[in-house]
RNA sequence: GGUCGCAUAACUCAGUGGUAGAGUGCUACCUUGACAUGGUAGUGGUCACAAGUUCAAAUCUUGUUGCGACCACCA
Numbered sequence: 001g002g003u004c005g006c007a008u009a010a011c012u013c014a015g016u017g018g019u020a021g022a023g024u025g026c027u028a029c030c031u032u033g034a035c036a037u038g039g040u041a042g043u044g045g046u047c048a049c050a051a052g053u054u055c056a057a058a059u060c061u062u063g064u065u066g067c068g069a070c071c072a073c074c075a
Base pairs, nucleotide, nucleotide: 001071002070003069004068005067006066007065010024011023012022013021018055025043026042027041028040029039030038048064049063050062051061052060
């Protein structure tokens, strides 16, 4: 330098054009003599960033950034 993959909640991930979700975590309450487990409710997002396409974009296109894999080149 080239090709490809990944980026979504505090963490691990799903969602591939039409209301942004799950598990874990955290908070409160119930349960206990107390703790743990369990139950109920709540909490939590600039979908990496920018632009474009579309009635409508996390999703499609382009660019940028970061991380990773492979290939090539120079020394």
The prediction has a mean pLDDT of 82. Predicted 3D model of a 75-nucleotide RNA (transfer RNA) from Thiovulum sp. ES. Rfam family: tRNA. The family's RNA type in Rfam is transfer RNA. Lineage of the source: Bacteria > Pseudomonadati > Campylobacterota > Epsilonproteobacteria > Thiovulum. The sequence is in RNAcentral, with records from ENA.